Context: one part of a larger RNA
């Protein structure tokens, strides 16, 4: 619980597509469902509400009037709905340009680490606060040449770019999606939002098969310490990588849902247009009005309004229990109460 809210106090779903539903531009005309209005009927009495009156008052009683609603019928036509005809400012198409780590697949490249082979070379190397474990005379570390393999792409690099979000960064090619600007040829409201639903969704984790250089949960050893199941060191397996299939969660954050319109300026930057003034689309900073509990926000609003969806309603118990759905599992989703304060 017809209220007030959701950046940080409880509260925006992780993101999108979209059916039903809700809402919806301009003009003319018809209609009359909503809406407004007249009349009639019904609305038993009592009760209720309002006026007047009676018991000294009140309670109580009497009397008069009356409500919302429903039905029928006459009318109005501004608005909403419906029909018809039209329009172009919303939306989309077309044409001409443009930028980009947007996505998928294939190929290629250099630096570095590690390993292997060979040469040079000799006693140490490594590591730390200090050490030790460890590696090394079976020749290590260092250095040079050659080779192998895997993973990641220094500089460029930027409050730069792209993407709905997650996210995306070496180079080339193929395929592919979206966006911006200019023109104003075409369609003519085709739009916005969206319960259920469907799709996408970091990392970790799971299944099957590969791969494994470096790193590294677990684990082992060395230290530290009163102890040290840690921090530090030496090793090191899952994993990290690839293919296919699951999982479906994150401080999935701008802790800020989407759309539209309006409301001072200044300054930087990215991509267009323009000779310029300037203008369109993004990304930042500073600030006016206004908002805010304050912090702050301020044309990328947390301002002023409208439309639609989601969500909140003291703390703990608890994102737990139970039930259900999903999942191979891990678990996820939905989601209480007693009691306590």
């Nucleotide at each position: 619980u017809u209220g007030g809210g959701c950046g940080u106090a409880a509260a925006g779903a992780g993101a999108g597509a979209g059916c039903a539903g809700g809402c919806g531009g301009u003009u003319a005309u018809c209609u009359a469902a909503g809406u407004c209005u007249g009349a009639a009927g019904u609305g038993a009495a009592a009760a209720g509400c309002a006026g007047u009156g009676g018991c000294u008052u009140a309670a109580c009683c009497a009397u008069u009037g009356u409500a919302g609603g429903c039905u029928u019928u006459g009318g109005a036509a501004a608005c909403u709905g419906g029909g018809u005809a039209a329009c172009u400012a919303g939306a989309g198409u077309u044409c001409g340009g443009g930028a980009g780590a947007g996505g998928u697949u294939a190929g290629c490249g250099g630096a570095a680490c590690u390993c292997c082979a060979u040469g040079u070379g000799u006693a140490g190397c490594g590591g730390u606060g200090a050490a030790a474990u460890g590696c090394g005379u079976a020749g290590a570390u260092a250095u040079a040449u050659g080779g192998a393999a895997g993973a990641a792409c220094a500089c460029c690099a930027g409050u730069g770019g792209c993407g709905a979000a997650g996210g995306c960064g070496g180079c080339u090619a193929a395929c592919u999606a979206g966006c911006c600007c200019g023109a104003g040829a075409c369609u003519g409201a085709c739009g916005c939002u969206c319960a259920u639903u469907c799709u996408c969704g970091a990392a970790a984790g799971c299944g099957u098969g590969g791969g494994u250089a470096g790193c590294a949960a677990a684990u082992a050893g060395g230290a530290u310490u009163a102890g040290a199941u840690a921090c530090c060191c030496u090793a090191g397996u899952a994993g990290u990588c690839c293919a296919c299939g699951c999982c479906g969660u994150a401080a999935a954050c701008g802790a800020u849902g989407a759309g539209u319109a309006c409301u001072a300026g200044g300054u930087g930057u990215u991509g267009g247009g323009g000779a310029a003034a300037c203008u369109c689309a993004g990304c930042g900073c500073c600030g006016a009005a206004g908002u805010u509990a304050a912090c702050a926000c301020a044309a990328u609003a947390a301002g002023u309004a409208c439309u639609c969806c989601g969500c909140c309603u003291g703390g703990g118990u608890a994102g737990u229990a139970c039930g259900u759905u999903c999942g191979c599992a891990a678990g996820a989703a939905u989601g209480a109460a007693a009691c306590u304060u």